The RNA shown here (Bacterial large signal recognition particle RNA) has 270 nucleotides and comes from an Acidimicrobiia bacterium. The model forms 93% of the base pairs in the Rfam consensus.

RNA sequence: GCGUGCUAAGCGGGGCGCUAGGGGUGCCCUGAACCCGAAACCCUCUCCAUGCGGGGCCGAAACCCCCGCCCGAGGGUGGGAGCUCUCCGACUCGUGCGUCGGGUACGGGGCGUCGACGGUCGGGUCCUGCGCGGCGGAGCACCGUGAACCGGGUCAGGUCCGGAAGGAAGCAGCCCUCAGCGGAACGCUCCGGGUGCCGUAGGAGUGCCUGGCCUGAGCCUACGACUCGGCGCCGGCGGGGAGUGUCCCAUUCGACGGCGGGGUGCACGC
Numbered sequence: 001g002c003g004u005g006c007u008a009a010g011c012g013g014g015g016c017g018c019u020a021g022g023g024g025u026g027c028c029c030u031g032a033a034c035c036c037g038a039a040a041c042c043c044u045c046u047c048c049a050u051g052c053g054g055g056g057c058c059g060a061a062a063c064c065c066c067c068g069c070c071c072g073a074g075g076g077u078g079g080g081a082g083c084u085c086u087c088c089g090a091c092u093c094g095u096g097c098g099u100c101g102g103g104u105a106c107g108g109g110g111c112g113u114c115g116a117c118g119g120u121c122g123g124g125u126c127c128u129g130c131g132c133g134g135c136g137g138a139g140c141a142c143c144g145u146g147a148a149c150c151g152g153g154u155c156a157g158g159u160c161c162g163g164a165a166g167g168a169a170g171c172a173g174c175c176c177u178c179a180g181c182g183g184a185a186c187g188c189u190c191c192g193g194g195u196g197c198c199g200u201a202g203g204a205g206u207g208c209c210u211g212g213c214c215u216g217a218g219c220c221u222a223c224g225a226c227u228c229g230g231c232g233c234c235g236g237c238g239g240g241g242a243g244u245g246u247c248c249c250a251u252u253c254g255a256c257g258g259c260g261g262g263g264u265g266c267a268c269g270c
Base pairs, nucleotide, nucleotide: 001270002269003268004267005266006265010057011056012030013029014028015027016026020046021045022044023043024042034055035054036053037052064263065262066261067260068259069258070257074253075252076251077250078249079248080247081246082244083243084242085241086240087239088238089237093235094234096233097232098231099230100229101228102227103226104225106224107223108221109220110219111218118214119213120212121211122210123209124208125207126203127202128201129200130199131198132196133195135192136191137190138189139188140187142183143182144181145180151176152175153174154173159168160167161166
């Protein structure tokens, strides 16, 4: 060096997620990506952890391993813009909306030559006094009742004085009455008021209503519209927070691909 038979390695990798951490199952990217089985309240491991169990193919180099550079799918992190939501603040910035109050008679409506506004003279409404009425209360009057004795009359019986004639006090009963109690339909007097479609006298006053007279054309209404102000909402403004498809910036990991360099066996025969 050639041939034969083997073995190590290889038969995908990466990002995210999960985990104390590694790997796998999961999601995604890349991609020519052996087969079967289990794996999310999961499976298997422990820092040379870079899966587990069974089978298969290829096999020491174009194919396996390492290093450097380029490109770069895609992902992670941070920041910014935009958008959405939310909280706070300031006030009036708003062609906004709602509500409350004020103003203007432009529109609308109503009254008015059957006389508006205005002027003037009265009346009413308001206040005070008095009268009258009504209501309420009290008293008088009226009716009834009403005193064991300490009210009255009459006083049976009984008692007392007296020789007698006669006289005296007097309980019960009966009659009457005081205070009181009760009643009521009137009457009289006094007092009171949240009293009156009342009368009368006076006052106040021009607000309202109304009548007469004069004058002769306006007057009322905020419905619409406009305007001023208060409040609330919404939007706008300033600030804080959260989320986020997307866009931009920075950083990080990085598949695939490309270029360059290096490394790796065993046995037998010729």
Its mean pLDDT, the model's own confidence on a scale to 100, is 80. Taxonomically the source falls in Acidimicrobiia (Bacteria, Bacillati, Actinomycetota). Its Rfam family is "Bacterial large signal recognition particle RNA". Rfam classes the family as a non-coding RNA gene.